About this RNA: The RNA shown here (Bacterial RNase P class A) has 386 nucleotides and comes from a Deltaproteobacteria bacterium.

[in-house]
RNA sequence: AGAGUAGGACAAAUGGCCGCCGCCUUGGCUUCAAGGGGGAGGAAAGUCCGGGCUCCGCAGGACAAGGUGCUGGGUAACACCCAGUCCCGGCGACGGGAAGGAAAGUGCAACAGAAAGGAAACCGCCCCGUCAGACUGGUUUUUGUCUGACGGGGUAAGGGUGAAACGGUGAGGUAAGAGCUCACCAGUCCCGCCGGUGACGGCGGGGGCUUGGUAAACCCCACCUGGAGCAAAACCAAAUAGGGGAACGACUGAGGGUGGUCCGCCCGAGUUCCCGGGUAGGUCGCUUGACCUCGACGGUAACGUCGAGGCUAGAUGAAUGGUCAUUGUCCCGGAGGCGGGUGACCCUUUCGGGAAACAGAACCCGGCUUAAGGCCUUCUCUGACA
Numbered sequence: 001a002g003a004g005u006a007g008g009a010c011a012a013a014u015g016g017c018c019g020c021c022g023c024c025u026u027g028g029c030u031u032c033a034a035g036g037g038g039g040a041g042g043a044a045a046g047u048c049c050g051g052g053c054u055c056c057g058c059a060g061g062a063c064a065a066g067g068u069g070c071u072g073g074g075u076a077a078c079a080c081c082c083a084g085u086c087c088c089g090g091c092g093a094c095g096g097g098a099a100g101g102a103a104a105g106u107g108c109a110a111c112a113g114a115a116a117g118g119a120a121a122c123c124g125c126c127c128c129g130u131c132a133g134a135c136u137g138g139u140u141u142u143u144g145u146c147u148g149a150c151g152g153g154g155u156a157a158g159g160g161u162g163a164a165a166c167g168g169u170g171a172g173g174u175a176a177g178a179g180c181u182c183a184c185c186a187g188u189c190c191c192g193c194c195g196g197u198g199a200c201g202g203c204g205g206g207g208g209c210u211u212g213g214u215a216a217a218c219c220c221c222a223c224c225u226g227g228a229g230c231a232a233a234a235c236c237a238a239a240u241a242g243g244g245g246a247a248c249g250a251c252u253g254a255g256g257g258u259g260g261u262c263c264g265c266c267c268g269a270g271u272u273c274c275c276g277g278g279u280a281g282g283u284c285g286c287u288u289g290a291c292c293u294c295g296a297c298g299g300u301a302a303c304g305u306c307g308a309g310g311c312u313a314g315a316u317g318a319a320u321g322g323u324c325a326u327u328g329u330c331c332c333g334g335a336g337g338c339g340g341g342u343g344a345c346c347c348u349u350u351c352g353g354g355a356a357a358c359a360g361a362a363c364c365c366g367g368c369u370u371a372a373g374g375c376c377u378u379c380u381c382u383g384a385c386a
Stems, first nucleotide, its partner, number of pairs: 001382004006377003010373001012327007020039002023036005041358001045369002048367005053229004058264001060263004065225005070084005085099001086097004100220002105218002107214002122159002124155012137142001167185006186210001188207008234283003243275006255267003291310008329355009339346002
């Protein structure tokens, strides 16, 4: 100097003028005026998780359904966060993981290939039989060897196909071969010892010789799960035509009881559906919280405990804005420095021009995911110079 990795804070600041919303005080009391303080985010976004809160007389049982899936810790809780183990990717700093089970069962994998999982014989190798030819021994009949074709049997070592073919290398053995046997490895299972809370790691011994992939396929195993939601609820006000029709039903029980089915339990005399008509304004929920900032202590950390300080929007067709000036940050160009450096370059002063991302609360909080601007810091790799 270049290319990367991981993290942090910021999201412009100050002042003037004009404009908007809410609260408090004073005056005023239909309205309004003055003063004071406050007024959009790190993601407010997505609505993907977890809760607080509100309501439902079953928040009873079973089934189904859904969710989670390595270990330990944190938290109100979580699919989140921290630390670690194992696997994968990267030269590395680091990053990612849907990370229990494939011998409980079912399924899936194009093409090629004989065959893609308890599969399989295309070429090949060996043996036997038949036929044909050649050679050989002997006087003839006939014996043996080789080659080819056909049929039967054995084989999976060699070759081929493929991303992948039922372990690898070597030796023995065999008619030819094969873990068939042996030695050394790899893998798997079992046993023991050591370390660790644990996932797991290390070491030693033994056995059968060897049991692909996929469960972000169905499934099996373990654990967890009432539901609906601020358009929840509570209160006040207003309006009405209970008009018309249909079905079922009053203890032999219609209908209802906040996801589905069944059972149980409870309420229950009128319910349910369709057509048609009327009203729908306001108050509250609504912001003091598992809250924020700083410090000390404990902990590797996430985080916890204690102390001190702070109150930081509550709108309701939806306020929080506009403009001017200066400064700050970044980019480009020019000028200067008895500034730094071996050098590449860096620092500083000044002038001119330009740029500033993603984006807007609606009950609240803890997360995750996505969007995107410049600045600062840590570490890794490469190159050059000394």
Of the family's consensus pairs, 97% are formed in the model.